[in-house]
Predicted 3D model of a 341-nucleotide part of an RNA (large-subunit ribosomal RNA, domain IV) from a metagenome. It matches the Rfam family "Bacterial large subunit ribosomal RNA". Gene Ontology terms of the family: ribosome and structural constituent of ribosome. Rfam 15.1 lists 51,934 matches to the family in 10,816 species.
Context: one part of a larger RNA
């Protein structure tokens, strides 16, 4: 010096990102126990008292017996004894208040993340009528299911309570189909190539049928265009100017644009840039926390909104208890290190 422990004056979180770590609490019996609450909880809430041994006495239970004694056991009363200390060793919640998030028990990054992430009952939408939809497989076949819409599949949301506004212009999906557009295919017609024949002394010209090469009016579905519907489908949810008998503000008016201009709630938020917003509370002092305000850079309703008892090895703040975390370190023990062998 390292590791693992023990003890500590006075103070008691001043340590530090953070009470990290350690201390403290701890069992049983009795007393007592708040807000809030989904009436189950919260709750071992909190906060207290007792606990050993000896003598004595009462009551209950068991065993046993004719009855009992005895023995085992539970529980109360009285009196006494000892120590610093009686759950005498070991094992055995620290607690309270407040806020955020997630309802909850669960699940997860085997080996740096256990969470507010995932799941979850519950809610909603969509598909599917059975040889179901959906899925695996080249297929046979199988799962779905030896099920049958109170079922199965896909998607979103995520207990419960109160709720879930407006927009269908874009994209998607669903329905419709008169017209426009439109493929393969069919095809009237016209054209090119080839040439038996014909013309020509020849070169060559012309050229039916057939074969062949592309062209093509017209006929030709779904789709798209088009017409509707649909947002717990993907998504979206304005600007400027003026106005009230102090001022300020603007219920009110005007105007432009839009598919429609953000409703209820909540709000400097896990979202607020400016920002340590200004105000109130917590402290002697508070970039923190809580309460309100609203000027929401850039909240907002199943990408759910706002509440919520209970739950949490979750996250923030405050307090009590307690402590070597610290002021500020000291001493001790064991094992190493070190010296000798």
């Nucleotide at each position: 010096c390292g590791c693992u422990c023990g003890u500590g004056a006075a103070g008691g979180a001043a340590c530090u990102c953070u009470g990290c770590a350690a201390c403290a609490u701890g069992g049983c019996u009795c007393c007592g126990u708040a807000a809030c609450u989904u009436c189950g909880g919260g709750a071992u809430a909190a906060g207290g008292a007792g606990c050993g041994c000896c003598c004595u006495u009462g009551a209950g239970g068991g065993u046993g017996u004719u009855a009992a004694a005895g023995c085992c056991u539970u529980u109360g009363g009285g009196g006494g004894c000892c120590g610093c200390a009686g759950u005498g060793a070991a094992a055995a919640g620290g607690g309270u208040c407040u806020a955020g998030c997630u309802a909850c028990u669960g699940u997860u990054u085997a080996c740096c993340a256990a969470a507010a992430a995932c799941a979850c009952a519950g809610g909603u939408c969509u598909g599917u009528g059975c040889c179901a939809a959906g899925g695996c497989g080249u297929a046979a076949g199988c799962c779905g299911a030896c099920g049958u819409a109170u079922a199965c599949a896909g998607a979103c949301u995520g207990a419960c309570g109160c709720c879930u506004g407006c927009c269908c212009g874009g994209u998607g999906c669903c329905g419709g189909u008169a017209a426009g557009u439109u493929a393969a295919g069919g095809a009237a017609g016209a054209g090119g190539g080839u040439u038996a024949g014909c013309c020509g002394u020849a070169a060559g010209g012309u050229g039916a049928a057939g074969c062949u090469c592309g062209c093509a009016a017209c006929c030709g579905a779904a789709g798209c265009u088009c017409c509707g519907g649909u947002a717990a489908a993907c998504g979206g949810c304005g600007g400027c100017c003026g106005u009230a008998a102090c001022u300020a503000u603007g219920a009110c008016g005007g105007u432009c644009c839009u598919a429609a201009g953000g409703u209820a709630g909540c709000g400097a938020a896990g979202u607020u840039c400016c920002u340590u917003g200004g105000c109130g509370g917590g402290u002697a002092a508070g970039u923190c926390c809580c309460g309100a305000c609203c000027u929401g850079c850039a909240u907002g309703a199943a990408u759910g909104g706002c509440g919520u008892a209970a739950c949490g090895a979750c996250u923030g703040g405050a307090c009590c208890a307690c402590u070597g975390u610290c002021u500020c370190c000291a001493c001790g023990a064991g094992c190493g290190a070190c010296u000798c062998g």